[in-house]
RNA sequence: CAGGCAGGCCGGGCAGCCGCUGCGACGCGAAAGCGACGCGGAGGAAAGUCCGAACUCCACGGGGCACGGUGGUGGCUAACGGCCACCGUCCGCAAGGAUAGGGAAAGUGCCACAGAAAACAUACCGCCACGGCGCCUCCGGGCGUCGCGGUAAGGGUGAAAUGGCGAGGUAAGAGCUCACCGCGGUUCUGGUGACAGGACCGGCACGGUAAACCCCACCGGGAGCAAGGCCAAAUUGGGAGCAAGGGGCCGCCCCACCCCACGCCGCCUUCGGGCGACAUGAGCUCCGGGUAGGCCGCUCGAGCGCGGCGGGCAACCGCCGAGCCCAGAUAAAUGGCUGCCCGGCGACUUCGGUCGCCGACAGGAUUCGGCUUACAGGCCUGGCUGCAGG
Numbered sequence: 001c002a003g004g005c006a007g008g009c010c011g012g013g014c015a016g017c018c019g020c021u022g023c024g025a026c027g028c029g030a031a032a033g034c035g036a037c038g039c040g041g042a043g044g045a046a047a048g049u050c051c052g053a054a055c056u057c058c059a060c061g062g063g064g065c066a067c068g069g070u071g072g073u074g075g076c077u078a079a080c081g082g083c084c085a086c087c088g089u090c091c092g093c094a095a096g097g098a099u100a101g102g103g104a105a106a107g108u109g110c111c112a113c114a115g116a117a118a119a120c121a122u123a124c125c126g127c128c129a130c131g132g133c134g135c136c137u138c139c140g141g142g143c144g145u146c147g148c149g150g151u152a153a154g155g156g157u158g159a160a161a162u163g164g165c166g167a168g169g170u171a172a173g174a175g176c177u178c179a180c181c182g183c184g185g186u187u188c189u190g191g192u193g194a195c196a197g198g199a200c201c202g203g204c205a206c207g208g209u210a211a212a213c214c215c216c217a218c219c220g221g222g223a224g225c226a227a228g229g230c231c232a233a234a235u236u237g238g239g240a241g242c243a244a245g246g247g248g249c250c251g252c253c254c255c256a257c258c259c260c261a262c263g264c265c266g267c268c269u270u271c272g273g274g275c276g277a278c279a280u281g282a283g284c285u286c287c288g289g290g291u292a293g294g295c296c297g298c299u300c301g302a303g304c305g306c307g308g309c310g311g312g313c314a315a316c317c318g319c320c321g322a323g324c325c326c327a328g329a330u331a332a333a334u335g336g337c338u339g340c341c342c343g344g345c346g347a348c349u350u351c352g353g354u355c356g357c358c359g360a361c362a363g364g365a366u367u368c369g370g371c372u373u374a375c376a377g378g379c380c381u382g383g384c385u386g387c388a389g390g
Base pairs, nucleotide, nucleotide: 001386002385003384005382006381007380008379009378010377012341013340014339015338016337017336018335020041021040022039023038024037026035027034028033043361047372048371050370051369052368053367054366055224056223057222058221060272061271062269063268064267065266067220068219069218070217071216072086073085074084075083076082087101088099089098090097091096102215103214107213108212109209110208111207124155125154126151127150128149130147131146132145133144134143135142136141163181164180166178167177168176182204183202184201185200186199187198188197189196190195228296229295230294231293238287239286240285241284242283245260246259247258248257262276263275264274265273303324304323306321307320308319309318310317311316342359343358344357345356346355347354348353
């Protein structure tokens, strides 16, 4: 100097004029409202609505099922499908990146086409032994063809073909034998662990796929601020339907009471609880009517920012000090115009500058912790590779 990798920050500034809005308090006004003053007024993603929670209401809790979610190990966190570190596999020369990463020997399904054959599989081309026939012959044998047998090393097909590579061996071959690698078993060392490394034994085989169904481990009530409350007002006193019995006590009936059993709360439960049960419930379903106003929820938080100490590789946790309050709107406010500056690109240049163009993605509505997506341009830090110089 160039290329690539990881992380962080900014993303317009100043002034003038006009116009909004929250809070505070002042003046005028009967009120509605008006005026002036002070302090404030969109994001790193406010987007997506993908996760998790706080909060609110409803639902019964314990155990199991169904259903759904996550999936290497260990930590962090209020929690998470997030973050950090590590392990395995793959990609990259590397810095680094990706990972839906438990189980195929519990079972089922699938592997198109091609190929002989795609799972307790096989012989298309080949190679070899024996036999028959024909031809040639230097009489060793050679070539062609047919039958029978052996073979899966070579070739072909395919994403993938029954361990790989080398040597020996064989009629030709094959873990047939051997060394190494791989695989399986036993064990030792290191590590919290996933795993890693070593030693010994074994010729060892029955491919892949679970982001297919499934199995295993762990986790999980439902809705959501349009949640949910309060006030005022108005209407029609709204209408219809829906489950569940026997006995005892008395001379008889009813009520009450008692015993056994019954209906409902996603399913089950010999557990506990609640609400019901003779024509009914404010539990569910349907039809019809009224209201659409105001106030609360509504912003002080698992809060922000700074400095320091300790623990931890880190994420993060603990402690100390001092500082801050940063939208609370409700058809939804922070905008419009002008000038100068700033940044980037291009052309010209008398090297002083001049002219032109451009300045991103994009705007709350209960609040937080995350993830994902979008972003013109600019800056900072760390580390990798290449080239040159010293």
Molecule: Bacterial RNase P class A
Organism: Phycisphaerae bacterium